[in-house]
Context: one part of a larger RNA
RNA sequence: CUGGGUGUAAAGGGUGUGUAGGUGGCAUAGUAAGUGGGAUGUGAAAUCUCCGAGCUCAACUUGGAAACUGCAUUUCAUACUGCUAAGCUAGAGUACCGUAGAGGCAAAUGGAAUUCUCAGUGUAAGAGUGAAAUCUGCAGAUAUUGAGAAGAACACCAGUGGCGAAGGCGAUUUGCUGGGCGGAUUCUGACGCUGUAACACGAAAGCUAGGGUAGCGAACGGGAUUAGAUACCCCGGUAGUCCUAGCCGUAAACGAUGGACACUAGGUGUUGGGAGGGUUACCUCUCAGUGCCGCAGCUAACGCAUUAAGUGUCCCACCUGGGGAGUACGGUCGCAAGGCUGAAACUC
Numbered sequence: 001c002u003g004g005g006u007g008u009a010a011a012g013g014g015u016g017u018g019u020a021g022g023u024g025g026c027a028u029a030g031u032a033a034g035u036g037g038g039a040u041g042u043g044a045a046a047u048c049u050c051c052g053a054g055c056u057c058a059a060c061u062u063g064g065a066a067a068c069u070g071c072a073u074u075u076c077a078u079a080c081u082g083c084u085a086a087g088c089u090a091g092a093g094u095a096c097c098g099u100a101g102a103g104g105c106a107a108a109u110g111g112a113a114u115u116c117u118c119a120g121u122g123u124a125a126g127a128g129u130g131a132a133a134u135c136u137g138c139a140g141a142u143a144u145u146g147a148g149a150a151g152a153a154c155a156c157c158a159g160u161g162g163c164g165a166a167g168g169c170g171a172u173u174u175g176c177u178g179g180g181c182g183g184a185u186u187c188u189g190a191c192g193c194u195g196u197a198a199c200a201c202g203a204a205a206g207c208u209a210g211g212g213u214a215g216c217g218a219a220c221g222g223g224a225u226u227a228g229a230u231a232c233c234c235c236g237g238u239a240g241u242c243c244u245a246g247c248c249g250u251a252a253a254c255g256a257u258g259g260a261c262a263c264u265a266g267g268u269g270u271u272g273g274g275a276g277g278g279u280u281a282c283c284u285c286u287c288a289g290u291g292c293c294g295c296a297g298c299u300a301a302c303g304c305a306u307u308a309a310g311u312g313u314c315c316c317a318c319c320u321g322g323g324g325a326g327u328a329c330g331g332u333c334g335c336a337a338g339g340c341u342g343a344a345a346c347u348c
Stems, first nucleotide, its partner, number of pairs: 003320004007302002012316001014201004021194003025088002028085004033081002035077008049065006091191001092188002095185001096183004103177007110154001114150008125136002162169002206247006215241002220236004258315006266293012297304002321348003330341004
């Protein structure tokens, strides 16, 4: 390499759109490129194999045959694949009627809480801890009442509930907007699947510029603890957390499980539709999601089990002992931080 694999042993790309490529439903006619059969030519000799012969045998030498699994030309076949032509509707899409939703973007609005400011009442404590102290307070705190300001987040509802490709999305209202599901039909007629490259999106942290800053809070200061305490606990507190515009492109980006299609016992919850029955309690069937349990089967085991890790087909990605190392070098992207690509010596 062939191969064997990828939930947890090494290994599924963070996610999508989609180009090339690969691959592809039913049926008819043609063609004969692939495919299969025959013929002819060629496939040097030696070697290899078989049957013989010659050196006393063998190695060795040598005769004959076979073989040289290949290539070219020609002819036949037409099941399958391809190609051409004209079709079909079960895949896919379109139109129509419904429907659920924290799907996305923008604007406006709301209440609780927190902190601060002002004013009233009021007096000696408050805060904090295992215990304390730093800290706040007689210059009137804490508590309480009223008024005001600000920023951030949206209790209950809330649910192995919903939506989204993933990241993710949760107050209310309005506007714009994407996708899904169900139901009967209409139309198109394989238009499908996957997808190197490319492009787009992509938590948190971080970066640039400008705003904002209530609470929280890396760094930092102080108080404790301790042998020490560059920590855990406490009092403060800057970046940051928030907004706008632009970068970054990584995560245990996880279901540690790529996508699509088909098939293979059931049971029981739940979400959104539809149909039928009904005594209006509900029951039965069905489609699409989302959980649990469980058979066959699979698995090293754990476990998975119609939401497969079962049985098959197609396409992509990735793995090939541990360390060295996701390092070095080079390339490329980035303002930087760094990302992507990614070795070897050596060693066990």